[in-house]
Molecule: small-subunit ribosomal RNA
Organism: uncultured bacterium
RNA sequence: AGAGUUUGAUCCUGGCUCAGAACGAACGCUGGCGGCGCGCCUAAUACAUGCAAGUCGAACGAGAAUGUGUAGCAAUACACAUGUACAGUGGCGAACGGGUGAGGACUACAUGGGUAACCUACCCUCGAGUGGGGAAUAACUAGCCGAAAGGUUAGCUAAUACCGCGUACGCUUCCGGGACUGCGGUUCCGGAAGGAAAGCGAUACCGUGGGUAUCGCGCUCUUGGAUGGGCUCAUGCCCUAUCAGCUUGUUGGUGAGGUAACGGCUCACCAAGGCUUCGACGGGUAGCUGAUCUGAGAGGAUGAUCAGCCACACUGGCACUGCGACACGGGCCAGACUCCUACGGGAGGCAGCAGUAAGGAAUAUUGCGCAAUGGGCGAAAGCCUGACGCAGCGACGCCGCGUGGGGGAUGAAGGUCUUCGGAUUGUAAACCCCUUUCGGGAGGGAAGAUGGGAUGGGGUAACCCAUUCGGACGGUACCUCCAGAAGCAGCCACGGCUAACUUCGUGCCAGCAGCCGCGGUAAUACGAAGGUGGCAAGCGUUGUUCGGAUUUACUGGGCGUACAGGGAGCGUAGGCGGUUGGGUAAGCCCUCCGUGAAAUCUCCAGGCUUAACCUGGAAAGUGCAGAGGGGACUGCUCAGCUAGAGGAUGGGAGAGGAGCGCGGAAUUCCCGGUGUAGCGGUGAAAUGCGUAGAGAUCGGGAGGAAGGCCGGUGGCGAAGGCGGCGCUCUGGAACAUUUCUGACGCUGAGGCUCGAAAGCGUGGGGAGCAAACAGGAUUAGAUACCCUGGUAGUCCACGCCGUAAACGAUGAAUGCUAGACGUUGGCGAGCAUGCUCGUCAGUGUCGGAGCUAACGCAUUAAGCAUUCCGCCUGGGGAGUACGGUCGCAAGAUUAAAACUCAAAGGAAUUGACGGGGGCCCGCACAAGCGGUGGAGCAUGUGGUUUAAUUCGAAGCAACGCGCAGAACCUUACCAACCCUUGACAUGGGGCGUAUGGGCUCGAGAGAUCGGGUCCUUCAGUUCGGCUGGCGUCCACACAGGUGCUGCAUGGCUGUCGUCAGCUCGUGUCGUGAGAUGUUGGGUUAAGUCCCGCAACGAGCGCAACCCCUAUCUUCAGUUGCCAUCAUUCAGUUGGGCACUCUGAAGAAACUGCCGGUGACAAGCCGGAGGAAGGCGGGGACGACGUCAAGUCAGUAUGGCCCUUACGGCCAGGGCUGCACACGUACUACAAUGCCCAGUACAGAACGAUCCAAGACCGCGAGGUGGAGGAAAUCACUAAAACUGGGCCCAGUUCGGAUUGAAGUCUGCAACUCGACUUCAUGAAGCCGGGAUCGCUAGUAAUGCCGUAUCAGCUACGACGGCGUGAAUACGUUCCCGGGCCUUGUACACACCGCCCGUCACAUCAUGGAAGUCGCUUGUAGCCGAAGCCGGCGCGCUAACCGCAAGGAGGCAGCCGCCUACGCUAUGAGCGGUAACUGGGAUGAAGUCGUAACAAGGUAACCGU
Repeated sequence: AGAGUUUGAUCCUGGCUCAGAACGAACGCUGGCGGCGCGCCUAAUACAUGCAAGUCGAACGAGAAUGUGUAGCAAUACACAUGUACAGUGGCGAACGGGUGAGGACUACAUGGGUAACCUACCCUCGAGUGGGGAAUAACUAGCCGAAAGGUUAGCUAAUACCGCGUACGCUUCCGGGACUGCGGUUCCGGAAGGAAAGCGAUACCGUGGGUAUCGCGCUCUUGGAUGGGCUCAUGCCCUAUCAGCUUGUUGGUGAGGUAACGGCUCACCAAGGCUUCGACGGGUAGCUGAUCUGAGAGGAUGAUCAGCCACACUGGCACUGCGACACGGGCCAGACUCCUACGGGAGGCAGCAGUAAGGAAUAUUGCGCAAUGGGCGAAAGCCUGACGCAGCGACGCCGCGUGGGGGAUGAAGGUCUUCGGAUUGUAAACCCCUUUCGGGAGGGAAGAUGGGAUGGGGUAACCCAUUCGGACGGUACCUCCAGAAGCAGCCACGGCUAACUUCGUGCCAGCAGCCGCGGUAAUACGAAGGUGGCAAGCGUUGUUCGGAUUUACUGGGCGUACAGGGAGCGUAGGCGGUUGGGUAAGCCCUCCGUGAAAUCUCCAGGCUUAACCUGGAAAGUGCAGAGGGGACUGCUCAGCUAGAGGAUGGGAGAGGAGCGCGGAAUUCCCGGUGUAGCGGUGAAAUGCGUAGAGAUCGGGAGGAAGGCCGGUGGCGAAGGCGGCGCUCUGGAACAUUUCUGACGCUGAGGCUCGAAAGCGUGGGGAGCAAACAGGAUUAGAUACCCUGGUAGUCCACGCCGUAAACGAUGAAUGCUAGACGUUGGCGAGCAUGCUCGUCAGUGUCGGAGCUAACGCAUUAAGCAUUCCGCCUGGGGAGUACGGUCGCAAGAUUAAAACUCAAAGGAAUUGACGGGGGCCCGCACAAGCGGUGGAGCAUGUGGUUUAAUUCGAAGCAACGCGCAGAACCUUACCAACCCUUGACAUGGGGCGUAUGGGCUCGAGAGAUCGGGUCCUUCAGUUCGGCUGGCGUCCACACAGGUGCUGCAUGGCUGUCGUCAGCUCGUGUCGUGAGAUGUUGGGUUAAGUCCCGCAACGAGCGCAACCCCUAUCUUCAGUUGCCAUCAUUCAGUUGGGCACUCUGAAGAAACUGCCGGUGACAAGCCGGAGGAAGGCGGGGACGACGUCAAGUCAGUAUGGCCCUUACGGCCAGGGCUGCACACGUACUACAAUGCCCAGUACAGAACGAUCCAAGACCGCGAGGUGGAGGAAAUCACUAAAACUGGGCCCAGUUCGGAUUGAAGUCUGCAACUCGACUUCAUGAAGCCGGGAUCGCUAGUAAUGCCGUAUCAGCUACGACGGCGUGAAUACGUUCCCGGGCCUUGUACACACCGCCCGUCACAUCAUGGAAGUCGCUUGUAGCCGAAGCCGGCGCGCUAACCGCAAGGAGGCAGCCGCCUACGCUAUGAGCGGUAACUGGGAUGAAGUCGUAACAAGGUAACCGU
């Protein structure tokens, strides 16, 4: 510090996710030791048991039991223990310490002040005092009540308990006076009144009742302090405005009461205030802070442990005591709960330490000790102390240590992988040499202890010295010794992010997953293993916080199109504000002082072996308050200025607004005339109108609405918007001129006003147009588009509505920053009568810098800056629900959440596509010729059938295709019979013969099995029975598979397409994907060539080079040829090689020449010559790529599968089955024909198990026989055509299917299932619906011939050959396919794309809802416990007064006020649930349509 993820790719926007750190954690796997910390985050739920606050006999009375002693025989009595235990009176403490975080958004907390408005026990300090009396009461004793808890009556008694009296002061109150003063008070003097006390101990003396003195500890009053608190002020302190108004003791005053003290704290009266958009009131949530975590910081989150403050103590209320409480281990009452009970009544409060139950993912021992620190009491010893110190449990965290170190290659074994060679685990192990931390055993053994007590000594005393006693942890830390590498490693990950890879298993299953995403038979992503990486006594997961996230942006973001400018203006509060000078000092700056607790953090130093941890010091704590100084800037104030703003004056421009009036064209309607059959409408029609006279045309009239030309990116207005003409009223802007005011300004939350269309209300109006509606069409449907009608509405007046894609998708204002060209208004100047120049204000286009993700913007900014307002923070849910406000309604406005997705989006790029555009090509259409589709038959396919009908091929580009040939074989299929190292290859062992072959017998369907017989006696050789071979048996490795996967592959092939394209290097442009080149102007069959050009070149394609063919030349003439000569039946022979021909080499054609055209080009057109002319004709040749195209069955091949079978052998069957459907051919339907007869002319092939002549036989297929021929020699060889004759339009002398009979040939064998022949039979068919195919010249059409395969053949197929031999092309509108440029796109699996809505099903969350349940709360009341206060107090009553009676005072009791709980009535808010219901979201293959994306087939979208 970043990374992954939207796309085919790119840049941007934007969310989601990850890597880091942290934790009071939990869970999974694992676990050696120690140190230091930490440990109920949930139920402030309920608690058994024990302990957690007592102490003082030096305040007081009483005093068992026990012990000792005495007396006594004993019972017992007395004395002592200078009075022990329990309990009581009294004092102090119990308000600290410890726990918890429920409540509380403020009586809290934090920081800094105030208290002249206050208190403070114990402690310190100053001064003074402590005199003299009195009356009770608990304990105790006795009686009574009660189950208990407890209570009651009578009696006795003490005090440092209680009560008077005296005295005191510098104390309190009141009065008078003086001084100071900040006017609040402070202080001094005088007077009056009021208010105190308690004793105990030690020592000494006197003396035994006790007293006196000294000292100590107490007590009382007083002064000051310290400490701790109370009250109060300022500032800070969470979310919510879908909480906007709240408040009656409320705000203030006067008086009184109350308090330690101020105060509505309380009360009476008076006034009507007080708080609030700087957020009152309400709702929700929460202890606050020092700090902790994170972060570069600013911030954000948190508030365990430690520390400060607050609050609470079962829930609610209340007071008492006290210095202090409204009191955790005190009290009273009410309530809930638990327990005891004799049913009458009682008891209790772990949020103290342990512990239990419950809850929960989850959190410890019913431990030891007061030795230390601290606290309470005490004079002290001491007692108490679950505070605390320690130990136990827990890897919960942090820190440290160990599980060994060095050497060691045969690179052991084993594991894993393997290309079978090896690699890796791996110096790892073994082995050798060392060491011994930790753990184990043994021994030694602390510091933490100071103080205090006891004893002795010294000293007047305080005190000093010596000895001795005293540790929970703990025989712990630590040290030493002993043995021995010995006892000690796991967890997670390994597709990318992210360090780390292979094999096997699995087969969209099982599973993984933080995001992207893996898994459908070769998974580095699942599971296992090996290996590797990371961390390590831990490692992972989950949860949470911050970070990354500049993703709420103060530091530090944005708003034209990505989310985001309010529809527009006026204007309130607020914010901001020109220029000069003076003053001030609130902001601001500097210095100082106080504070900012300690701990924490940082730095330095020190202590534990180190570290964590602990200790000391410093710094920091960016804050608050105070004091002093400064005066630039902002503010405030005073006085000026004119550049901002405004006013005055002048002449112009304008659809600016409102009202009133006027005019013409056109539509429609009405009346009349002329006139006759249609009009109207459409893609085409129909509905409709018209013979009752339409439409057309002429004249007249009525009525409403809208404003032609001018008219213009012209004008005006804030926006919406404004368009005939005139008048009236009226707003604003610009320009010019001087002049005036003197900052009067800008923006603007709320607020107010305006605000298209549609819509609403009332009343008018209504020509045209026209939602709804009706009819006609279209259509699969057509609730649409089209047509004919047609009502609201559109118009006017008044009132609502308040929204629009209200758009420049661009808030307002100001300043600054190159230009060019238009245009509107004003002014000026020049030349001069319509131009030019300048300037101000508007309005446009282009463009530079700059900006921008790009597109683009660019003085009218989206540039550079300032001010103010509005708005945004992923998509969907949703501008929706609920609530509020507004509205007559429609609805508007404000505006969520649950849930869900990993995207949604912007701009640009390359493609692809378009029922977008332009240009061009092709037998693409058109023009022609001939076919297919109908018939019969052949053949292939589908389907069906079957035991099997083997398999593959599937639009073009499967279907006479693989198959250049299924009777057996082929053959892969089926049923049956057999074989199992196998039909075939390599290797081992045993036995045997060694080989190869013929004939034959038996069983069998054959395979196979068994037997006989005959011939031959294997190969190599180093010549050694040396090696091999063969048969058979055995055991294994293996063979074998037309079994699967063409979606694992190689190779080959088809197709677009013989279409003209496809790319690269360098350069340039662009952030980039990419572009340029390759586009453009011409031209071509062609990216062919030329020209131009930020491109210049190059490659694969095109063309050419190759083959055949057309002409000629040369060479060569046998088997070819024959002009001349001779010869013959015959080029047969002699002869010849001229010609034909053959087959080798050459020539020839290049727009070369001429003319025209074109751009002086490329080229095109015409012509000449030529066998051939503009590529002469044909072939081979197929760019980058596409279709996961085809083929595992041609071969090869990875993986998987079978192994007495999915292998092998064999005979038979099947691949030929047949209701049907399709493709491709053949033959026809006839006269351009058929039949018969006659007769002529090829080329290319092929031939030895072959082609076979002549001859003979057969009607024929064919047979017999065999000359010749390994072939320019022999053989096979034409048909159509042509000539002559017949047929005469008919199911025929057309057509030949089918069937019968008889044959021929091949073959082991023609039944299933061959071909051919002859005779007989003589079906359909008379030119073929919709549709559809081929072909542009030696082509189509037509005729015959040959060959491969092959025993034969289903060949009518395929591949070739030659003969005869046409027609037509105006042209590119349309169909199909293709190329280039351009445009749109929401497509990129690329239009066979994408995608919307209803319905149906499932699941989820949510709104409404008759009701129903619960919580909180308001208002009005009822009841009214305990208690304080007040009143009464006739009952009761020790201290004081009084001789007494009685009084004062007190108590019970009663009454009153306030009030908790409870209750009633009625509201409000929130939440749960609910029949039914609304929409929403999600869900591989449901239904209906086709809305959107292309002109998406009616352009789309916004409002209504």